[in-house]
This record gives sequence, C1' cells and structure tokens, in this order.
RNA sequence: GUUUUAUACAGAAGCAUGGAGAGAACAGGCUCUACGAAAUGCUGGCAACCUGCCCCAAAGCAAGGUGCUAAGUCCUGCCUAAGUUGUUAGGAAAUAUAAAAC
Repeated sequence: GUUUUAUACAGAAGCAUGGAGAGAACAGGCUCUACGAAAUGCUGGCAACCUGCCCCAAAGCAAGGUGCUAAGUCCUGCCUAAGUUGUUAGGAAAUAUAAAAC
C1' cells in the first nucleotide's frame, strides 16, 4: 500500500520548543488560532480493537501492542423518503482506527 471484517452522536490536556496557519483531499459553509495554529518532545489522561488474567463462553478486571485526547468523522456534496424552500431522517461513498490476510 491492497483486500476483508468491525467500529466511528461517548470519553480524555498541561508544559517546553516553534512562529502562522489548522480542522484528511477538492468545493461550499462553519469553527479554532498571536490569550500562540501546524509540527516535534515530555508528562498526564481517555478508550478497550488485539493481548493477558479469571475454568470455555458471557460478564468483569488489568493495560503489554496500537489508537485517540475542540466541535458527531465539525457539517454538507451522491441516493431515497418526508417536507416545502429553513430542513429532517435513513442509506451510500469517502475518510480514520483496529484486527486478519496478501
């Protein structure tokens, strides 16, 4: 990197360096940001996919491997239904993460 499966309305921040952008990409919104963005490092924390313990399962506990730590994956884009021009609900696609295989 590709494929498959599962999950994605919950949860969890401080410091230092840094110095203007950031929220995956494109577009449109909206939001965050010099009261300091991204990124990096450290220390915490959250969660429980894999893992371990418990006799198997379920439940539970732990936290070794990952992951995450503004806003539902920030919202929308395509389809369907309702509604009637504000939108709402569902699904798909895309994306992210994990596990397995290649």
Predicted 3D model of a 102-nucleotide RNA (SAM riboswitch aptamer (S box leader)) from a Bacteroidota bacterium. Its mean pLDDT, the model's own confidence on a scale to 100, is 85.